A computed fold for a 1521-nucleotide RNA from an uncultured Acidobacteriota bacterium, annotated as small-subunit ribosomal RNA. The coordinates come from a structure-prediction model, not an experiment, and the mean pLDDT is 82. The RNAcentral record of the sequence draws on SILVA.
RNA sequence: AGAGUUUGAUCCUGGCUCAGAAUCAACGCUGGCGGCGUGCCUAACACAUGCAAGUCGGACGAGAAAGCGGGGGCAACCCCGUGAGUAAAGUGGCAGACGGGUGAGUAACACGUGGGUAACCUACCCUCUGGUGGGGAAUAACGCUCCGAAAGGGGCUAAUACCGCAUAACAUCCGCGGGUGGGAUGUUCGCGGAUGAAACCGGGGGACCGCAAGGCCUGGCAGGAGGGGGUCCGCGUCUGAUUAGCUAGUUGGUGGGGUAACGGCCCACCAAGGCGACGAUCAGUAGCCGGCCUGAGAGGGCGAACGGCCACACUGGAACUGAGACACGGUCCAGACUCCUACGGGAGGCAGCAGUGGGGAAUUUUGCGCAAUGGGCGAAAGCCUGACGCAGCAACGCCGCGUGGAGGAUGAAGUCUUCGGAUCGUAAAAUCCUGUCGACGGGGACGAAGCCCGUGAAUAUCGGGUUGACGGUACCGGGAGAAGAAGCCCCGGCUAACUCCGUGCCAGCAGCCGCGGUAAUACGAGGGGGGCGAGCGUUAUUCGGAAUUAUUGGGCGUAAAGGGCGCGUAGGCGGUGUGUUAAGUCGGAUGUGAAAUCCCCGGGCUUAACUUGGGAACUGCAUCCGAAACUGGCGUGCUAGAGUGCUGGGAGAGGGGGGUGGAAUUCCCGGUGUAGCGGUGAAAUGCGUAGAUAUCGGGAGGAACACCAGUGGCGAAGGCGGCUCCCUGGACCAGCAACUGACGCUGAGGCGCGAAAGCUUGGGUAGCAAACAGGAUUAGAUACCCUGGUAGUCCUAGCCUGUAAACGAUGAACACUUGGUGUGGCGGGUAUCGACCCCUGCCGUGCCGUAGCUAACGCGUUAAGUGUUCCGCCUGGGGAGUACGGUCGCAAGGCUGAAACUCAAAGGAAUUGACGGGGGCCCGCACAAGCGGUGGAGCAUGUGGUUCAAUUCGACGCAACGCGAAGAACCUUACCUGGGCUUGAAGUGCAGUGGACCGGUGUAGAAAUGUCGCCUUUCCGCAAGGGACUGCUGCAGAGGUGCUGCAUGGCUGUCGUCAGCUCGUGUCGUGAGAUGUUGGGUUAAGUCCCGCAACGAGCGCAACCCUUAUCCUUAGUUGCCAGCGGGUCAAGCCGGGCACUCUAAGGAGACUGCCCGGGAUAACCGGGAGGAAGGUGGGGAUGACGUCAAGUCCUCAUGGCCUUUAUGUCCAGGGCUACACACGUGCUACAAUGGGCGAUACAAACCGUCGCAAACCCGCGAGGUGGAGCUAAUCGGAAAAAGUCGGCCCUCAGUUCGGAUUGCAGUCUGCAACUCGACUGCAUGAAGGUGGAAUCGCUAGUAAUCGUGGAUCAGAAUGCUGCGGUGAAUACGUUCCCGGGCCUUGUACACACCGCCCGUCACAUCACGAAAGCGGGAUGCACUAGAAGCGGCUGAGCUAACCGCAAGGGAGCAGCGUCCAAGGUAUCUUGGUGAUUGGGGUGAAGUCGUAACAAGGUAGCUGUAGGAGAACCUGUGGCUG
Repeated sequence: AGAGUUUGAUCCUGGCUCAGAAUCAACGCUGGCGGCGUGCCUAACACAUGCAAGUCGGACGAGAAAGCGGGGGCAACCCCGUGAGUAAAGUGGCAGACGGGUGAGUAACACGUGGGUAACCUACCCUCUGGUGGGGAAUAACGCUCCGAAAGGGGCUAAUACCGCAUAACAUCCGCGGGUGGGAUGUUCGCGGAUGAAACCGGGGGACCGCAAGGCCUGGCAGGAGGGGGUCCGCGUCUGAUUAGCUAGUUGGUGGGGUAACGGCCCACCAAGGCGACGAUCAGUAGCCGGCCUGAGAGGGCGAACGGCCACACUGGAACUGAGACACGGUCCAGACUCCUACGGGAGGCAGCAGUGGGGAAUUUUGCGCAAUGGGCGAAAGCCUGACGCAGCAACGCCGCGUGGAGGAUGAAGUCUUCGGAUCGUAAAAUCCUGUCGACGGGGACGAAGCCCGUGAAUAUCGGGUUGACGGUACCGGGAGAAGAAGCCCCGGCUAACUCCGUGCCAGCAGCCGCGGUAAUACGAGGGGGGCGAGCGUUAUUCGGAAUUAUUGGGCGUAAAGGGCGCGUAGGCGGUGUGUUAAGUCGGAUGUGAAAUCCCCGGGCUUAACUUGGGAACUGCAUCCGAAACUGGCGUGCUAGAGUGCUGGGAGAGGGGGGUGGAAUUCCCGGUGUAGCGGUGAAAUGCGUAGAUAUCGGGAGGAACACCAGUGGCGAAGGCGGCUCCCUGGACCAGCAACUGACGCUGAGGCGCGAAAGCUUGGGUAGCAAACAGGAUUAGAUACCCUGGUAGUCCUAGCCUGUAAACGAUGAACACUUGGUGUGGCGGGUAUCGACCCCUGCCGUGCCGUAGCUAACGCGUUAAGUGUUCCGCCUGGGGAGUACGGUCGCAAGGCUGAAACUCAAAGGAAUUGACGGGGGCCCGCACAAGCGGUGGAGCAUGUGGUUCAAUUCGACGCAACGCGAAGAACCUUACCUGGGCUUGAAGUGCAGUGGACCGGUGUAGAAAUGUCGCCUUUCCGCAAGGGACUGCUGCAGAGGUGCUGCAUGGCUGUCGUCAGCUCGUGUCGUGAGAUGUUGGGUUAAGUCCCGCAACGAGCGCAACCCUUAUCCUUAGUUGCCAGCGGGUCAAGCCGGGCACUCUAAGGAGACUGCCCGGGAUAACCGGGAGGAAGGUGGGGAUGACGUCAAGUCCUCAUGGCCUUUAUGUCCAGGGCUACACACGUGCUACAAUGGGCGAUACAAACCGUCGCAAACCCGCGAGGUGGAGCUAAUCGGAAAAAGUCGGCCCUCAGUUCGGAUUGCAGUCUGCAACUCGACUGCAUGAAGGUGGAAUCGCUAGUAAUCGUGGAUCAGAAUGCUGCGGUGAAUACGUUCCCGGGCCUUGUACACACCGCCCGUCACAUCACGAAAGCGGGAUGCACUAGAAGCGGCUGAGCUAACCGCAAGGGAGCAGCGUCCAAGGUAUCUUGGUGAUUGGGGUGAAGUCGUAACAAGGUAGCUGUAGGAGAACCUGUGGCUG
């Protein structure tokens, strides 16, 4: 410090997620030791048991028992002493207000910080001063008795208990006088008056005084400082406005009461105030802080342990005592709960320490000790102390240590493997060492200061004694022995770490993205590796990363976000000079900011954690002094901001009202006139013979104002358009030596204006037109189209509405920052007779662009630039602008405005593609123009389907279907049935063993095969042995046309022989990318030319190659024959020749080379000449980057999986040839341009020794016989056919067309033609008369038609593939169909339109809203109620102190009412639940449609209104996104 995730890719916006640190944690797996810490976050739930607050005999009275000793008594027992002035209890004093616990309540002067107290208190302690005199009356204990279970009632007695009296240094109050202080109250001094005290007890006889008592010391009484507390104030201190008004003791005053003290704290009276948008009140949540965690910081979160403060003590209320409490282990009352009870009544409060139950994911021992520290009491010894010190439990946290070190290769097992090896791995074992921790045995603390006794004048000193829970612990030393001690998570990316097996969208994983559907580095396991380590992971929570609430440090044209517009209140901000002030600001000083924590430097535990000394810091607050630039305040000026006046001027759909005009539509009347009009894509509904439409004339009425008209004008926006009159608002320009003198800007709330639709009242209604009706369209058509048509549109009033894509999707104001060019208004200059023109100033309104900005698009003096001020708004998508609440409205509805739940995206701009029922240009037998077919028939062939034991398998739009298959009777053959074999039919290696193998013959069998016999080894070597061949046995391993073409190679198809596809460098862009390759021409072509931020290049195109067309040269047999000769019936047959044809090798030729025209003087195009051929001459071969997970594992190769007496292999037979049917591709036809018969002519290419086969002969024929010739320009296949000829036949018919089917008889091949071959002859003679919708091929030697060859092959083509013969028609043209190329445009598509996607309905599930009600909580007000209690009143009744001789008084008790807690009633409020109901979210491949994205097929969106199964449709106005 960043990373992953939206996309095909990119940049941006934006959310989600991760890596870090932390925790009072919990859970899972694991667990050796020690130190230091920490340990009910939940039920402030209920608690058994024990302990946690007592102490003082030196304040007081009273005072045991057991035991022991002695005595008496027979004994029971009694007495005395001791125990002992002890125990227990009581009066009294002090302490129980501290210490300890908890965080329920509390949003508050509770807390923090700084101050005030001139408004106060303070026990114990310390210091100082003074005093302690004299009286009185009770009451516990105790004992007695009655009632009682107990708690109670009557009788004695003491005090440092209680009550009077005296005294008053001093204090308080009052009055008078003086000083002091910032301050009316204060303080201080002086005088006078009034009031207010006490208590005694113990010890010493040492020092001083004193005869003694005593003074003295200690405690107590009354007064002054430190510390503690009370109270008041400034500032700070959570969330909600869907809480906006709250308040009657309320705010203040006067006078009282009360308190330690101020005060409405309380009361009476008077006034009507007080608080609040700087957030009152209400609601929710919460103890606050030092600090802790995190963070670079600013911040954010938290408030356990330690420390400070507060609050509470079963719940609620109340007071008493006291220095201090409204009191955790005190009292009273009420309530709930628990316990006891003899039923009459009583007792209790662990949020002290342990502990129990319960709750919960979860939190310890009913331990030891007062030895230390601290506290209470005491004079002290001492006693008490669950504070505290220690121990126990828990890896809960932090820190430290260990589980060994050296050495060791046969590189073991395991795992993986390309089979070579690699890895675990020096790891282990073996050997040599060491000895931490633990275990064992030995020694053994610090923490102790004090206290007691003695000495002493002494509390100094000295001597002696004594006090340790922890603990026989820490620590020290000893011996032994590697012995007792390693796990957890992870390994797809983020993120360090990879392989094998299993599984097969299953099981499972997952923090996000996402893995898993047969080769999973993502699941589970193994091996290996990475990380941390007595721990490791997970979960939860906080901060960080997150600049993702942005003060530091964000935004708002299109991503979320500018209010519809104006006026203006509060508030915020504000020109210039000067004076003053000192609030802000700045500097210095002082005080404070507790300690601990953090940081720095040191110290102590072996180190560290931990602990400790010092320092710094604590960024804050307060006070004082100073400065005066800036901001603010106050004063006084200025004119540049703002405004005003006067003079002059013109512009304008600015607003309101009145009047008026013409054109047009419609309607009415009349005339002319006749059959249609109207409407549409086409129609129909509708109107019209009762006279429409058309046309002419007249009239009525309403609404709107053509042209002018313009990115022209005006207005704040909405908006405003004939002409004219009246009223009225604003802006602009020019001038003035004019005036005011900061009067300004913005603007939360507020007020006003505000299109259309809509509402209310009353009018009006020509046209248009939601709804509605009808007609069409359609699968349907609640729409688009048509005919009608009502609200409405118009006017009036509205304290009706208040919304829009109310948009520049851009708030207002001011200032600054290069320019160019239009246009509107006004002015100046120049010029002119004048209108113009030109230059220029101000105000408005457009376009283009510099810098700059921006994610990009774009903006750009009219900013989205650079700055300042103020306001509004945003914080992922959906849910949702919804629900609830409030408020406004007559309603419709508006404004304000959530959450649960759900997703990992939603989005902006731009890029490349693809697509469009977008556009432009262009091409192709793409259409058109033609010719011939297919689709109908029969047959052939392939496929589907069906059938079957099997009908082997593959191929499926074009681009499967006469395809793999260039040829299934057996074989092929992969399928089926049956019979066999198991190292196998074939191949390789090793070991053992036998022998030749081979070949021939017999037998069983369907054959494979089995069996029997006969014949028999060879080479090298002396031998042993070795080699070759072969049979058998065994081990390695073979085999598989078994699966996966979606694991693959190779090959192929297709777009497409379409003209495209890319790269290097450069340039542009943040980038994806672009440029080049686009543009203007041109071409068959990205072919070429020109231009150009491109310049070049590559793969394609073209050319080079083959063939064909012409010529030449060479060559001349097997080819040829012109001339010469011979010869035949004829014949290159022969001699001869190589001229020609031909053959086959090499050349020539064609290149827009030449001419004319066009074009840009180019490329090129048109025409022409010459030429065999002319503009790539014809044909072929040649197939760019890529696409289709296209095809093929059955050509071959190959990974993985499966199989191994079978899915291998051999054999026989069968099947692949089936047959209701459907489709594709063909053949033959339907006939006369034909068929039959006869005669006769002309090819090319190719094949042949496992062959082609001639002649002759036989057969009607297929064929047979025969075997000359030929390894081929020599011989043969071989006949070409259409054609031509004929005065031939057939004459329009199911035929002399057509040949299917069937019967019989044959031929050939082959072991074998039954299933299942081809051919021949005779006989038979089916359908079919030119083919529906639809569809195919072809542009010239082409289509059509005719024959001919070859491959495969024993045989078996209508298929395939070559060859030649005859030989057309048509193309205007590119509108349309299909396919393709280039450019451009839109896009919500990228699996790319066979895309994406919306809503209803149905089903499941989840959360939420409404709801008759049901049952809880909290709180306020009103009424009721009224325990205990303080104070008040009364004081007839009752009572010890004082007064009084007494009566009686005073005081108290009792009584009464005020206040008041719980409780009750009614209301308000909040959350829970609720039959039913409403929409919403999410789900597997459900149903209906097709709304949106392209012109999405009716452009979309939008406010509003109506309608409709649904998306939606329609009206009206608006926007362009």